[in-house]
The RNA shown here (TPP riboswitch aptamer (THI element)) has 106 nucleotides and comes from an uncultured Thiotrichaceae bacterium.
The sequence was found by an Rfam model in a public genome assembly.
It matches the Rfam family "TPP riboswitch aptamer (THI element)". Rfam describes the family as follows. Vitamin B(1) in its active form thiamin pyrophosphate (TPP) is an essential coenzyme that is synthesised by coupling of pyrimidine and thiazole moieties in bacteria.
RNA sequence: UCAUUGAGCUGGGGGUGCCGACUCCUGCAUUGUGCAGUUCGGCUGAGAGACACCCUUUGAACCUGAUACGGAUAAUUCCGGCGAAGGGAAGCUUCAGGUAUUCAUC
Numbered sequence: 001u002c003a004u005u006g007a008g009c010u011g012g013g014g015g016u017g018c019c020g021a022c023u024c025c026u027g028c029a030u031u032g033u034g035c036a037g038u039u040c041g042g043c044u045g046a047g048a049g050a051c052a053c054c055c056u057u058u059g060a061a062c063c064u065g066a067u068a069c070g071g072a073u074a075a076u077u078c079c080g081g082c083g084a085a086g087g088g089a090a091g092c093u094u095c096a097g098g099u100a101u102u103c104a105u106c
C1' cells in the first nucleotide's frame, strides 16, 4: 500500500408460493356442521412466519419487465430463457496472503 480472499461487529435490504386436509391448534360463521389460517401433511428451495434464512455496491439476495414466452408438473413465481437488461440495502475492525518501496543484517 490493496487486484483478490477469509472472519467478525454494527446497521440495513429481501422473500414467504403451489397442492391437499380440517385429526390437533386458532379465527369466522353457525349449532347439522361449514369456511379459512402464519394449524397439520405433501412439492420446490438456504429460507414458504423463523429471536430463522439469504443478501448488503466485489451487489443474480430480491424487485421490475411479467396476469408475458418456452418446457415440465398433481399444482405453482417448479425449471429455462429473458439477463450482466433496468432497479436494488454499507460502514468499521481484523487474521492470513499478494505487490511495491525503504531500512537493517547475512
Base pairs, nucleotide, nucleotide: 001098002097006094007093008092009091010090011056012055013054014053016050017043018042019041020040021039025037026036027035028034029033062087063086064085069080070079071078